[in-house]
Context: one part of a larger RNA
RNA sequence: UGACGGGGGCCCGCACAAGCGGUGGAGCAUGUGGUUUAAUUCGAAGCAACGCGCAGAACCUUACCAACCCUUGACAUGGCGAUCGCGGCCUCAGAGAUGAGGCUUUCAGUUCGGCUGGAUCGCACACAGGUGCUGCAUGGCUGUCGUCAGCUCGUGUCGUGAGAUGUUCGGUUAAGUCCGGCAACGAGCGCAACCCACACUCUUAGUUGCCAUCAUUCAGUUGGGCACUCUAGGAGAACUGCCGGUGAUAAGCCGGAGGAAGGUGUGGAUGACGUCAAGUCCUCAUGGCCCUUACAGGUUGGGCUACACACGUGCUACAAUGGUGGUGACAAUGGGUUAAUCCCAAAAAGCCAUCUCAGUUCGGAUUGGGGUCUGCAACUCGACCCCAUGAAGUCGGAAUCGCUAGUAAUCGCGUAACAGCAUGACGCGGUGAAUACGUUCCCGGGCCU
Numbered sequence: 001u002g003a004c005g006g007g008g009g010c011c012c013g014c015a016c017a018a019g020c021g022g023u024g025g026a027g028c029a030u031g032u033g034g035u036u037u038a039a040u041u042c043g044a045a046g047c048a049a050c051g052c053g054c055a056g057a058a059c060c061u062u063a064c065c066a067a068c069c070c071u072u073g074a075c076a077u078g079g080c081g082a083u084c085g086c087g088g089c090c091u092c093a094g095a096g097a098u099g100a101g102g103c104u105u106u107c108a109g110u111u112c113g114g115c116u117g118g119a120u121c122g123c124a125c126a127c128a129g130g131u132g133c134u135g136c137a138u139g140g141c142u143g144u145c146g147u148c149a150g151c152u153c154g155u156g157u158c159g160u161g162a163g164a165u166g167u168u169c170g171g172u173u174a175a176g177u178c179c180g181g182c183a184a185c186g187a188g189c190g191c192a193a194c195c196c197a198c199a200c201u202c203u204u205a206g207u208u209g210c211c212a213u214c215a216u217u218c219a220g221u222u223g224g225g226c227a228c229u230c231u232a233g234g235a236g237a238a239c240u241g242c243c244g245g246u247g248a249u250a251a252g253c254c255g256g257a258g259g260a261a262g263g264u265g266u267g268g269a270u271g272a273c274g275u276c277a278a279g280u281c282c283u284c285a286u287g288g289c290c291c292u293u294a295c296a297g298g299u300u301g302g303g304c305u306a307c308a309c310a311c312g313u314g315c316u317a318c319a320a321u322g323g324u325g326g327u328g329a330c331a332a333u334g335g336g337u338u339a340a341u342c343c344c345a346a347a348a349a350g351c352c353a354u355c356u357c358a359g360u361u362c363g364g365a366u367u368g369g370g371g372u373c374u375g376c377a378a379c380u381c382g383a384c385c386c387c388a389u390g391a392a393g394u395c396g397g398a399a400u401c402g403c404u405a406g407u408a409a410u411c412g413c414g415u416a417a418c419a420g421c422a423u424g425a426c427g428c429g430g431u432g433a434a435u436a437c438g439u440u441c442c443c444g445g446g447c448c449u
Base pairs, nucleotide, nucleotide: 007449008448009447010446011445012444013443015439016438019403020402021401022400023399026316027315028314029313030312031311032310033309034307035306042053043052064302065301066300067299068298069297073127077126078125079123080122081121082120083119084118087104088103089102090101091100092099093098107117108116109115129291130290132289133288134287138285139284140280141279142278143276145274150189151188152187153186154185155184156165157164158163169180170179171178195268196267197266198265200236201235202234203233204232205231206230209226210225211224214223215222239262242256243255244254245253246252318396322355323354324353325352326351327350334344335343336342362393367388368387369386370385371384372383373382409431410430411429412428413427414426415425
């Protein structure tokens, strides 16, 4: 000077409290540990690993294992030699890679010289290749404390010096935010603002959008119109600006008016100096080390999907605020080559009927049979549909998680990747609460001492 304290003071945060809904018990999905295995590829490990890398493992992917093959190599540059195309089709052997054979096609320029370019094959060597090791040799990228309010510098001053001061103090703020004071005066990176979206108004534009007025139709369908809705460009609007109180006549705080919105309007993007030798050599790049007829390359099949068990994250339930049958409206994001036309394309809600508290008309696991689709191919190992079957489960111990408003809870919809496969991820809208006295305590953080 820091860090730490079951030292002190002040302050903050869904940190506790007040509430609402869960997890922990059941079945299943998924990830991990362990075990097993020829292999169950590798990484991630308290928070900050565990529906994580993986926005999608039947083959491929694929890095793992077994077997079969190959050695200048699947890919790049260079040398020498041969061929003239490259390519397409067929037969045989084989699990295929591959090997053997046949048919077809016959490059461009040209000084007509294999001379130049290009392609294929062969030879030998320089080399290629490595998801092999080291993230404790690294770059880049990322997580975390934390969107916490901090981290520093110049000059001056003080101190023998390390250093201090400024940055402490009194108020105040979400904030080292601002005001006042002060041996300090200034400045930088952060804060805030500038950026995007939503909420209001005006304006420009009026098709594929809209329909008040006038006709017309089953229907904004057609004529007509651009008022309204909407779309997408521009502009305005909020600044403690106004009033009262309080405060030190300050910064500010409390209340009010007006206003679509009020004191950071709401949400996002934005992450200071640094910490954890945090993570990643398997995105990529890269030093060093290692392999080079193999630790490289190709193929077929298997594995990553195993299963006495343990944990994390989820889905579905245990029912009547419900199940079933009928009826029944109303979205937004996004995708399809196109701004709205058209298609993908709603559910919960509401109404009627039934069930009457049961392991049930709850619950749907598991299993048998039959099919559909994708794809060379669903045996290991896909999704879905129908019939039958109908397990555990009657609200969950200790413990533990999320959330402060259009939030929680609940309901469905879309997208990416993808041939196919979603209870995951990322988005979208519909319905729509309860509670916060307060800061003693638990956890994390900031300032002073």
Small-subunit ribosomal RNA, 3' major domain from an uncultured bacterium, 449 nucleotides, folded computationally. RNAcentral holds the full RNA, with entries from SILVA. Its Rfam family is "Bacterial small subunit ribosomal RNA". Gene Ontology terms of the family: structural constituent of ribosome and ribosome.